Background
Predicted 3D model of a 1495-nucleotide RNA (small-subunit ribosomal RNA) from a metagenome. The prediction has a mean pLDDT of 85. Rfam family: Bacterial small subunit ribosomal RNA. Rfam links the family to the GO terms ribosome and structural constituent of ribosome. The sequence is in RNAcentral, with records from SILVA.

RNA sequence: UCAUGGCUCAGAUUGAACGCUGGCGGCAUGCUUAACACAUGCAAGUCGAACGGCAGCACAGUGUGUAGCAAUACACAUGGGUGGCGAGUGGCGGACGGGUGAGUAACACAUAGGAAUUUGCCUUAGAGAGGGGGACAACCCGGGGAAACUCGGGCUAAUACCGCAUAACGUUGAAAGACCAAAGCAGGGGACCUUCGGGCCUUGCACUCUAAGAGAAGCCUAUGUCUGAUUAGCUAGUUGGUAGGGUAAAAGCCUACCAAGGCGAUGAUCGGUAGCUGGUCUGAGAGGACGACCAGCCACACUGGGACUGAGACACGGCCCAGACUCCUACGGGAGGCAGCAGUGGGGAAUUUUGGACAAUGGGGGCAACCCUGAUCCAGCAAUGCCGCGUGUGUGAAGAAGGCCUGCGGGUUGUAAAGCACUUUAGGUGGGGAAGAAGGCAAUUGCUUUAAUAAAGCAGUUGAUUGACAUUACCCACAGAAUAAGCACCGGCUAACUCUGUGCCAACAGCCGCGGUAAUACAGAGGGCGCAAGCGUUAAUCGGAAUUACUGGGCGUAAAGCGCAUGUAGGUGGUUUGAUAAGUUUGAUGUGAAAGCCCCGGGCUUAACCUGGGAAUGGCAUUAAAUACUGUUAGACUUGAGUCGGACAGAGGGCAGUGGAAUUUCCGGUGUAGCGGUGAAAUGCGUAGAGAUCGGAAAGAACAUCAGUGGCGAAGGCGUCUGCCUGGGUCCAGACUGACACUUAAGUGCGAAAGCGUGGGGAGCAAACAGGAUUAGAUACCCUGGUAGUCCACGCCGUAAACGAUGAGAACUAGCUGUGUGUAGGGGAUUAACCCUAUGCGUAGCGAAGCUAACGCGUUAAGUUCUCCGCCUGGGGAGUACGGUCGCAAGAUUAAAACUCAAAGGAAUUGACGGGGGCCCGCACAAGCGGUGGAGUAUGUGGUUUAAUUCGAUGCAACGCGAAGAACCUUACCUACCCUUGACAUGUCGCGAAUCUGGGAUAAGUGCCCGGAGUGCCGAAAGGAACGCGAACACAGGUGCUGCAUGGCUGUCGUCAGCUCGUGUCGUGAGAUGUUGGGUUAAGUCCCGUAACGAGCGCAACCCUUGUCCUUCGUUGCCACCCGAAAGGGGGAACUCGAAGGAGACUGCCGGUGACGAACCGGAGGAAGGUGAGGACGACGUCAAGUCAUCAUGGCCUUUAUGGGUAGGGCUACACACGUACUACAAUGGGAUGAACAGAGGGUUGCCAAGCCGCGAGGUGGAGCUAAUCCCGUAAAACAUCUCGUAGUCCAGAUCGGAGUCUGCAACUCGACUCCGUGAAGUUGGAAUCGCUAGUAAUCGCGGAUCAGAAUGCCGCGGUGAAUACGUUCCCGGGCCUUGUACACACCGCCCGUCACACCAUGGGAGUGGGUUUUACCAGAAGUAGUUAGUCUAACCGCAAGGAGGACGAUUACCACGGUAGGAUUCAUGACUGGGGUGAAGUCGUAACAAGGUA
Repeated sequence: UCAUGGCUCAGAUUGAACGCUGGCGGCAUGCUUAACACAUGCAAGUCGAACGGCAGCACAGUGUGUAGCAAUACACAUGGGUGGCGAGUGGCGGACGGGUGAGUAACACAUAGGAAUUUGCCUUAGAGAGGGGGACAACCCGGGGAAACUCGGGCUAAUACCGCAUAACGUUGAAAGACCAAAGCAGGGGACCUUCGGGCCUUGCACUCUAAGAGAAGCCUAUGUCUGAUUAGCUAGUUGGUAGGGUAAAAGCCUACCAAGGCGAUGAUCGGUAGCUGGUCUGAGAGGACGACCAGCCACACUGGGACUGAGACACGGCCCAGACUCCUACGGGAGGCAGCAGUGGGGAAUUUUGGACAAUGGGGGCAACCCUGAUCCAGCAAUGCCGCGUGUGUGAAGAAGGCCUGCGGGUUGUAAAGCACUUUAGGUGGGGAAGAAGGCAAUUGCUUUAAUAAAGCAGUUGAUUGACAUUACCCACAGAAUAAGCACCGGCUAACUCUGUGCCAACAGCCGCGGUAAUACAGAGGGCGCAAGCGUUAAUCGGAAUUACUGGGCGUAAAGCGCAUGUAGGUGGUUUGAUAAGUUUGAUGUGAAAGCCCCGGGCUUAACCUGGGAAUGGCAUUAAAUACUGUUAGACUUGAGUCGGACAGAGGGCAGUGGAAUUUCCGGUGUAGCGGUGAAAUGCGUAGAGAUCGGAAAGAACAUCAGUGGCGAAGGCGUCUGCCUGGGUCCAGACUGACACUUAAGUGCGAAAGCGUGGGGAGCAAACAGGAUUAGAUACCCUGGUAGUCCACGCCGUAAACGAUGAGAACUAGCUGUGUGUAGGGGAUUAACCCUAUGCGUAGCGAAGCUAACGCGUUAAGUUCUCCGCCUGGGGAGUACGGUCGCAAGAUUAAAACUCAAAGGAAUUGACGGGGGCCCGCACAAGCGGUGGAGUAUGUGGUUUAAUUCGAUGCAACGCGAAGAACCUUACCUACCCUUGACAUGUCGCGAAUCUGGGAUAAGUGCCCGGAGUGCCGAAAGGAACGCGAACACAGGUGCUGCAUGGCUGUCGUCAGCUCGUGUCGUGAGAUGUUGGGUUAAGUCCCGUAACGAGCGCAACCCUUGUCCUUCGUUGCCACCCGAAAGGGGGAACUCGAAGGAGACUGCCGGUGACGAACCGGAGGAAGGUGAGGACGACGUCAAGUCAUCAUGGCCUUUAUGGGUAGGGCUACACACGUACUACAAUGGGAUGAACAGAGGGUUGCCAAGCCGCGAGGUGGAGCUAAUCCCGUAAAACAUCUCGUAGUCCAGAUCGGAGUCUGCAACUCGACUCCGUGAAGUUGGAAUCGCUAGUAAUCGCGGAUCAGAAUGCCGCGGUGAAUACGUUCCCGGGCCUUGUACACACCGCCCGUCACACCAUGGGAGUGGGUUUUACCAGAAGUAGUUAGUCUAACCGCAAGGAGGACGAUUACCACGGUAGGAUUCAUGACUGGGGUGAAGUCGUAACAAGGUA
């Protein structure tokens, strides 16, 4: 970088919660948790037109009393007569409405169907309602009880109850036949009758039977409906039949008997979870998640069981029993069930009022009026959500003030505000004011009904009336900008940037990450961005995620092909004809509730919201048609597959034999001192004779050569030779069968090595083990031994990088080259060998298209397709734990989770690195010469010391470095004493020009005090410039910090040959190419080749010096000539020299080598030859290299001091260590004497001559010189002669004593030099290490900078002047190419495991405690059914006795709770224990990554 792959974010949503904030309205929504417990009130009653009645209320009537003549008024009593009505009988309703989601994985729900059913009220139709009877409440009387309540006796009504009659289009039955009901009440009324109550008629309601409908309910079926196989077998009324029972109804629904079935890998059973649906959220869709509100269905009503009543219940506000809990109690006994509406406690992150009304809608009862209705309609609370509105509008630049930033100019907040001019929604005050009301009642008109002008019903008219909400919506008026903006964010993703504070702290964080003194990431502020009465956060769902991939993924190396075969179920299946119509296609019909979504309309001012219509609703069912394909079925075919015949190759398999070489051991011979082994050794063997060698014997194992990217086999695997048995393959030719095929869960078999069991065998090799080495250690690598094992037989194990890391089968898609083995044809006359061509089957190498992330694959596919199977879904935990299965064991197989990380992994790229490789270079090694390291001294550093020993530089690339020169100064350090606008800069004001100078005090200086001299320049005559003093404030100052904030400069790799770019090309891309390759060079220098062609920075050249020649000029330089003793003069311009300009060298010429070429080798000429020599010159970059103390500079710090001044001290210290030098150790030398030859520099604050003095340093002196003129200035080594004679010396000179000189205010700390004396170490230097390749090393002196003085340092100059280089194996450094890599801060990298410590989750664990469930047994409440005849008994039958029937009791069966014993499963907990994970700096080693140092 590409790809893989996970993590994370941006969107939408919510019955939400929390934080900050909060103006209004509309419409919705509001216990998701404890199906936890509930105080209180209400939530289901109604009917007097069913009934007996009359407790309470009211009124008639009646009676009495008082007042009054009386009417009358008042009071009391009475009064079911009336309105009505508590309680009761009776009817209907309490099975609806309302709540909740515990249970339920099921006919519970959904969709579509079905037949064997029931159905109160309602509708339609038919028929009927005749006649009797006996009770029981209420009530009265009596009893028990605390209460709840209850018992006994007596009276009574009904639309209560019971017979009889009637009886079909009802039930039953084959038929005949048999059987089955009822009830009245109210209103009205003409005739007729009457016991005057009424009958009777009529209307309405009610009643009975039957049929049908509507609506409702029950039952059955198909399909669909979560998860776990670490749940694989389940089932005894279980599956079916017969008979009987039972139900409204089919049915093992129940019972008896018979049979032995039924379900299950298309997942039974068991475990976990869960009400289901319309729909809701999301999504492009397919899907995924959910099932609040609304609607349909189901289930439940404190927990469990049970039935009764009824049309309907096994019943939320009914009953019985058991249990838990709560309450009352007189302790005997009773009462209760908010998962109705409010409300309370509790739980919780969290969810409202103990409101109003039946006005509307609906429900129950009623003839009706009405009554009831926490259903419902409204109101209240809550920004919980959606929608709408507002918080003003216009103008307004002095761009106000303030804030913030600033480069100090300004910018920004910002038309924003103020100001001016307007508006008034919402809110406030006042006033007006709808709709939601339909009905019902009364009166009345018409019609119907009727005998009827009653009554009733229907349709009108009129009248008085019915609103919780409600101070309603809405409208008008008034006042006034008045009452109304916040929240989050601003590093990237992601819209939005600065300052201050903080300083890995405090904090932030969705992921990456941020914070260690310049934080756009923390906190605050200014500004900005986003949304807005909200905004953020948290939680949750879908999306993005093609990240479970149906749509729509993969498996050679990223996670992923079972080790291989065989094979059942299953899946898939060649050609053709007919039939069928299951799949498939088309149409129609039914259904797919309403609401919702979508479209078009309508109504609220709009919207949300409400409402009308339409569309849509994948599906299911029925039906009609089509028949290509698939299926099914019947038939045919031969190409798939197979069988038969003939050949062929082969380490295919099994069994039995067999051969030689070698090793070892044993025996014997010869023979003597070692053998063996290693990097080197040692252990070991050997004088008791090894090893070596010869002969013989034994034993076991393996099969050299042939031998081959050769062969065979399914894989594992198979190799001497022979025989026997046996599997598979290929080729050729025809014949036959006729799809018989492919794949393959489960199953079965085979299956290297190691290992296990039993028995053999055992030569060699060799885990373990022992010894020897190596090492810091060495439980290793190396060596000497050596046991299991390796071998055989039988039986287990069942795994490997069991790999082509590539499942099997089939078809298609360019070739080329080998090789094995067949067949056919041809050549070679023929045989043999051989060659060519064609065609099969194998096995290899390359390669087109195509594929691939790339690497690569490529007819043996990883290409293009089909069929089937296996497997994968981030890393770690972990192929582990638990459970199951297998195993003798080892262990195998199947296979998680908690927790933890933001990655882990693949291929390729560029670097870097390698105890990888190749090529090349360099004083890199080697060859040489001279040193350092040892001594003394100098100098720098470290360390130590100190008041201070100022600071910096620290591997190469710090250490004679900054410092080209510390006695004061320098100086930055220390001590002491002083100054505070300051030693220095700018600005303001005042005084004075400036300036010079005396005295006092002090350690000194500044400063202080007292004085003195003295006026200049310009001028517009005010003053000004420069300077000094004083004042105040801005500010100055800092060698204070940060070189890791910086500029500049420098070092280093390295004067190494490299570093790049444009265009093109290749590659998905990083990138490559060019720049690689072959030559060549000092060189990426040049040439050739070449998908590259060119170019730039580097190299080279251009520059300077030097080497030769020429030309020109000729002083201060030069002198062949003349004069002169010399200095010098004249003259000259040849030579030397100087300074200007040229020439010259370019592989140009010749020969050879080189394919050509570049170039190299040799030669000529030349002063110089292949870069002539030296210098300057240093690419892209590296080292956060060095420097804030050269300078500059951001930020921070300091401001009577970290600034400034002065004096003294220190930087010079000294047990020690290191670096760099000097001088030596001597004879190539020292000393003495004599006498030669440079170059390059410097000089007026200077160099200083001659002369004189001093042993000398030096002094004196003053000539000359602003320098080719004068001076420094005698160069030294060399040379000649003499001496010394190998010694601590005539070597060496340290140290010390004394005496001096010079510089300088000043040589004590702390200068240099001179003379005299003294005379230390040192006799060539361990390990190690440095420089140098020619005018170089070595050696000798000279000069300069700095500088008052002070070099053994530094920078230069010349004199004398070598040795060696075979060569590139090795050390070091570097360049190019290549290779490996787990490195990229780049090997000073990365990284593994134990141990120690802390924390976390988890397994085992003697056990312990719960939950769920199961088996066997005990037990058996209430209830139902059966049985029974102990007790009781109104209606019916019977004259009666009695019977039928019923009730109670008893008992049997079933059964809830409960109990005992034993299992299964799950959760929690547990001393101790196992491993795992995580954690800046712990310990030990160094296993892996390079050949990682033993691949």